[in-house]
RNA sequence: CCGUGCUAGGCGGGGGGCUCGGGGUCCCCUAUACCGGAAACCCUCGAUACGCCGGGCUGACUACCCGUCCGCGGCCUCUGUGGGACCGGGCAGCCCCCGGUAAGCAGUGUUGAUGGUCGGGUCCUGCGCGACCUGGAGCCGUGAACCCGGUCAGGCCCGGAAGGGAGCAGCCGUAAGCGGUGUACCGAGUGCGCCGCAGGGUAAUCCGGCCGGAGCCGGCUGCCGGGGAUAGCGACGGACACGCAGAGGUCCAGGACGGGGCGCACGG
Numbered sequence: 001c002c003g004u005g006c007u008a009g010g011c012g013g014g015g016g017g018c019u020c021g022g023g024g025u026c027c028c029c030u031a032u033a034c035c036g037g038a039a040a041c042c043c044u045c046g047a048u049a050c051g052c053c054g055g056g057c058u059g060a061c062u063a064c065c066c067g068u069c070c071g072c073g074g075c076c077u078c079u080g081u082g083g084g085a086c087c088g089g090g091c092a093g094c095c096c097c098c099g100g101u102a103a104g105c106a107g108u109g110u111u112g113a114u115g116g117u118c119g120g121g122u123c124c125u126g127c128g129c130g131a132c133c134u135g136g137a138g139c140c141g142u143g144a145a146c147c148c149g150g151u152c153a154g155g156c157c158c159g160g161a162a163g164g165g166a167g168c169a170g171c172c173g174u175a176a177g178c179g180g181u182g183u184a185c186c187g188a189g190u191g192c193g194c195c196g197c198a199g200g201g202u203a204a205u206c207c208g209g210c211c212g213g214a215g216c217c218g219g220c221u222g223c224c225g226g227g228g229a230u231a232g233c234g235a236c237g238g239a240c241a242c243g244c245a246g247a248g249g250u251c252c253a254g255g256a257c258g259g260g261g262c263g264c265a266c267g268g
Base pairs, nucleotide, nucleotide: 001268002267003266004265005264006263009058010057011056012030013029014028015027016026020046021045022044023043024042034055035054036053037052064260065259066258067257068256069255070254073251074250075249076248077247078246079245080244081243082242084240086238087237088236091234092230093233094232095228096227097226098225099224100223101222103221104220105219107216108215115211116210117209118208119207120206121205122204123200124199125198126197127196128195129193130192131190132189134187135186136185138181139180140179141178142177148173149172150171151170156165157164158163
């Protein structure tokens, strides 16, 4: 050095999570790297922990170890930022209330504003008138079995007769009463009146006359000042989880380069 047969090893690794801790089942990255089975209030182990059970392939090699660099991806911390939902005080920008101002708009004013003055109204008292309500007079109707009136058929009574008398029903009428009317007559009343007369009053307001000659008003916006509220928006402060960006730390799949190491038996 070659051949045969073995053995160690290899047939993926890493991050997160879980755990007292290691590994696995779970999620993710890398990328392609045998098969079957069990594993979450789980499986298997104990720093000699880098899985367990069964089978297969490969096998000292491009396998393994160390260092440097590149580097997918994950995790932690801090900072900034975005939107979200929460808590807080009550900042006062929005919001609510009050006062002022009069720059703009609107309204009003030379068909005369604010103001001044005179008269009148709104107000009060008295009287009147009217209205309404009520009582009455008056008028109309009705109104008595007998105990109201008139006339009283029939019948009754007196009488010899002539004649006389009382008188029911009916008819006519009337009293009290009842009903109606009651605008025009009389009386009483009133939470009444675009009403009249007289007197009073006049702060305010309205109408009119006169003087005078340019403002008045404060509805909306703006501005100034004061107060309120926390319901909502905004600002501020706090804490929460998430996304994004940056910085630092940490673990790293994979790749490049350099180095180390490479077993046992037999035969040639």